[in-house]
The RNA shown here (transfer RNA) has 73 nucleotides and comes from a soil metagenome.
It matches the Rfam family "tRNA". The family's RNA type in Rfam is transfer RNA.
The coordinates come from a structure-prediction model, not an experiment, and the mean pLDDT is 80.

RNA sequence: GGCGAGGUAGCUCAGUUGGUAGAGCACACGACUGAAAAUCGUGGUGUCGUGGGUUCGAUUCCCACCCUCGCCA
Numbered sequence: 001g002g003c004g005a006g007g008u009a010g011c012u013c014a015g016u017u018g019g020u021a022g023a024g025c026a027c028a029c030g031a032c033u034g035a036a037a038a039u040c041g042u043g044g045u046g047u048c049g050u051g052g053g054u055u056c057g058a059u060u061c062c063c064a065c066c067c068u069c070g071c072c073a
Base pairs, nucleotide, nucleotide: 001072002071003070004069005068006067007066010025011024012023013022019056027043028042029041030040031039049065050064051063052062053061
C1' cells in the first nucleotide's frame, strides 16, 4: 500500500429489511443480617468511532477520515 472483519453502557456483546437503543456481568440505592456474603427489589448511567450526504426521520443507507484485528504484498 491492497482486501476483509470490526468500533453500540464501566466490560463482553445483541439489535432494528430507516421510526426517538437492549441483555448478561459490573455499579449505585433499598430490603434482609449483629455485621458481611448470598438472595430479592429499584435505577440504563450511551452525542451508537468522527465529519458530511440522502431522507419528514439515520445506530441502520451512501462518501471521506480515524482506530483495532486478520490476510496478501

The same sequence occurs in records of 5 taxa.